[in-house]
């Protein structure tokens, strides 16, 4: 220098032709128990790496930038 992958909640990851961003674990409150654990219910937590574009509508499509991993030279 060239090609490809990854990036979404604190962590690990979903979101199958563009249509209200979710799960598990973790965290908080409450219930059950003499206490803890376990279990149950509820809740908080997100500028979907960044900047543009297309569209009525973008995590998703297009362009650029940056990070990281793999391969080639």
């Nucleotide at each position: 220098g060239c090609g490809g992958g990854a990036g979404u909640a604190g962590c690990u990851c979903a979101a199958u032709a563009g249509g209200u961003a979710g799960a598990g674990c973790g965290c908080g409150a409450c219930g059950u128990u003499g206490c803890c654990a376990a279990c149950g219910u509820c809740g908080a937590g997100g500028u979907u790496a960044c900047g543009g574009g297309u569209u009525c509508a973008a995590g998703u499509c297009c362009c650029g930038u940056g990070u990281u991993c793999c391969g080639c030279u």
The RNA shown here (transfer RNA) has 73 nucleotides and comes from an Anaerolineales bacterium. Rfam family: tRNA. By type it is a transfer RNA. The organism belongs to Anaerolineales, within Bacteria. Its mean pLDDT, the model's own confidence on a scale to 100, is 81.